[in-house]
Context: one part of a larger RNA
RNA sequence: UGACGGGGGCCCGCACAAGCGGUGGAGUAUGUGGUUUAAUUCGACGCAACGCGAAAAACCUUACCUGGGCUUGAACUGCUAAUGGUAAAAGCUGGAAACAGUGAUGACCCGCAAGGGAGUUAGCAGAGGUGCUGCAUGGCUGUCGUCAGCUCGUGUCGUGAGAUGUUGGGUUAAGUCCCGCAACGAGCGCAACCCCUAUCCCAAGUUACCUUCAGCAAUGAAGGGUCUCUGAGGAAACUGCCAUCGACAAGAUGGAGGAAGGUGGGGACGACGUCAAGUCAUCAUGGCCUUUAUGUCCAGGGCUACACACGUACUACAAUGGUCGGUACAGAGGGCAGCGAUAUCGCAAGAUGGAGCGAAUCCCAAAAAGCCGACCCCAGUUCAGAUUGUGGGCUGCAAUUCGCCCACAUGAAGGAGGAAUCGCUAGUAAUCGCAGAUCAGCAGGCUGCGGUGAAUACGUUCCCGGGCCUUGUACA
Numbered sequence: 001u002g003a004c005g006g007g008g009g010c011c012c013g014c015a016c017a018a019g020c021g022g023u024g025g026a027g028u029a030u031g032u033g034g035u036u037u038a039a040u041u042c043g044a045c046g047c048a049a050c051g052c053g054a055a056a057a058a059c060c061u062u063a064c065c066u067g068g069g070c071u072u073g074a075a076c077u078g079c080u081a082a083u084g085g086u087a088a089a090a091g092c093u094g095g096a097a098a099c100a101g102u103g104a105u106g107a108c109c110c111g112c113a114a115g116g117g118a119g120u121u122a123g124c125a126g127a128g129g130u131g132c133u134g135c136a137u138g139g140c141u142g143u144c145g146u147c148a149g150c151u152c153g154u155g156u157c158g159u160g161a162g163a164u165g166u167u168g169g170g171u172u173a174a175g176u177c178c179c180g181c182a183a184c185g186a187g188c189g190c191a192a193c194c195c196c197u198a199u200c201c202c203a204a205g206u207u208a209c210c211u212u213c214a215g216c217a218a219u220g221a222a223g224g225g226u227c228u229c230u231g232a233g234g235a236a237a238c239u240g241c242c243a244u245c246g247a248c249a250a251g252a253u254g255g256a257g258g259a260a261g262g263u264g265g266g267g268a269c270g271a272c273g274u275c276a277a278g279u280c281a282u283c284a285u286g287g288c289c290u291u292u293a294u295g296u297c298c299a300g301g302g303c304u305a306c307a308c309a310c311g312u313a314c315u316a317c318a319a320u321g322g323u324c325g326g327u328a329c330a331g332a333g334g335g336c337a338g339c340g341a342u343a344u345c346g347c348a349a350g351a352u353g354g355a356g357c358g359a360a361u362c363c364c365a366a367a368a369a370g371c372c373g374a375c376c377c378c379a380g381u382u383c384a385g386a387u388u389g390u391g392g393g394c395u396g397c398a399a400u401u402c403g404c405c406c407a408c409a410u411g412a413a414g415g416a417g418g419a420a421u422c423g424c425u426a427g428u429a430a431u432c433g434c435a436g437a438u439c440a441g442c443a444g445g446c447u448g449c450g451g452u453g454a455a456u457a458c459g460u461u462c463c464c465g466g467g468c469c470u471u472g473u474a475c476a
Stems, first nucleotide, its partner, number of pairs: 001476002003473003007470007015460002019424005026315008034306002042053002064301007077125007088105001091102004108117003128290002131288003137284002139279003142275001144273001149188006155164003168179003194267004199235003202231001204230002209224006238261001241255005317417001321376007333364003338357002343352003383414001388409007430452007
């Protein structure tokens, strides 16, 4: 000087407390451990691994296993030599295919030509490796933590390590600002500058909006620039104003005005560093290993196994509910090898068909919870839906291992979950649907979007984590 303390002081955080909803019990989905297996590819392991890499494992993917092939190779560069009936190749034979054999037909570019290029064959040098080492590395990322810290120049003090500044009194979300001070300044962080959102002005009005007319409606025509909306630009918030407190400061509390008030709400943005944290399987790369195989091609299988254990979710256990009928209101997205309307068929999944739309125009598209009415009457039920049977549909070369959906039948556990444990402070929790990426098909996951919309916070003694000062230390 740090680090540590079941030392002290001050302060903060959904850290506790106050509340609301869960997890832990059930069934299922999914990931992991374990076990099994020819293989169940590999990585990730407290927080910070475990719906994680994977924004899609039937084949492919695929790295694993079994079996069958190839050996300058599936892709790449260079050199030497050879090669026009050459390269390529329909077809045929064997085969699961890869591949092997045969093979009708049969080339290209530059150049007058010679020759050269391309291709093929032989050989050489080299390729290839998701093989090892993340404890040899780059890059990227997680985490402490959006915590308020981390440093430097000059000066001063100290023999020196170092200190000071950065400590102190206030204040702040903040090393934020003020005052003081042997310090005076500065840098990286904080904040602001950037994006979205809340109010208004305004250029511009089509596909949006409004008015009129025609029409049962779909829709069409004409007109408009008020409104909604779209959105290039701009305004607006700064403790600016008032009062009180404060040290005449920084600032705090209350008030006015205002769409918004003290950082308005949200996002992007992550200092010096820590964890030899993670990643050699995104990529790059040193070293090592491999070279008729640890490379490469193909078929089938596996990654989907199942006495069990854990994590994360979904669905429930019901009446604030379930079922049936009617009816209302979003936002944000996507669409041409695409979205697909009206119509017809089918109980349905879906099929036929094809209008319109490269989309403020057409389509996906029905929002759902909600509201109105009817039934159920507390029961393992008109709750719950696992499991299983049969028959269908869709995608795809192909749904047996191993996809999704529909109908009928079946109707399991489940009576609110022990010890323990998680999230959340406001348009939040809870609850309700919608869309998108991936994608032929497959979403209970993920990423977004809107609808309905709470309760509680006395307080900082305690648990956890962190910041500053101080103290002890046999630790570095």
A computed fold for a 476-nucleotide part of an RNA from Candidatus Praeruminimicrobium purgamenti, annotated as small-subunit ribosomal RNA, 3' major domain.
The sequence was found in a public genome assembly.
The coordinates come from a structure-prediction model, not an experiment, and the mean pLDDT is 85.
Its Rfam family is "Bacterial small subunit ribosomal RNA". Rfam links the family to the GO terms ribosome and structural constituent of ribosome.